c-di-GMP-I riboswitch aptamer from a Bacillota bacterium, 85 nucleotides, folded computationally. The organism belongs to Bacillota, within Bacteria. The model forms 95% of the base pairs in the Rfam consensus. It was read from a public genome assembly, where an Rfam model found it. The prediction has a mean pLDDT of 86.
[in-house]
RNA sequence: AUUGCAUAUUGGCAAACUUAUUGAAAGAUAGGGGCGCAAAGCCAUGGGUCUAAGGACGCUAGUCUAUGAUUGCCAGGUUGCCGCU
Numbered sequence: 001a002u003u004g005c006a007u008a009u010u011g012g013c014a015a016a017c018u019u020a021u022u023g024a025a026a027g028a029u030a031g032g033g034g035c036g037c038a039a040a041g042c043c044a045u046g047g048g049u050c051u052a053a054g055g056a057c058g059c060u061a062g063u064c065u066a067u068g069a070u071u072g073c074c075a076g077g078u079u080g081c082c083g084c085u
Base pairs, nucleotide, nucleotide: 012037013036017032018031019030020029021028022027035072041078042077043076045075046074047073048070049069050068054065055064056063057062
């Protein structure tokens, strides 16, 4: 100097639940909390799933519908941390 083969470290995020706020709802935000996650960082681009205010239909009961939501549902794109100490 090159190659092969390990074991870790600094940290990070934060499920359920709960308190407050917000929303028609699904949900979201903040605090507590910690189930878990090597992208459980970011993006709603494709698919899936959830909701149905408004709209359409209906005698009624209700049914359909995303412009709403979900990246901790899957995929894709993109950006990071460590790596013979």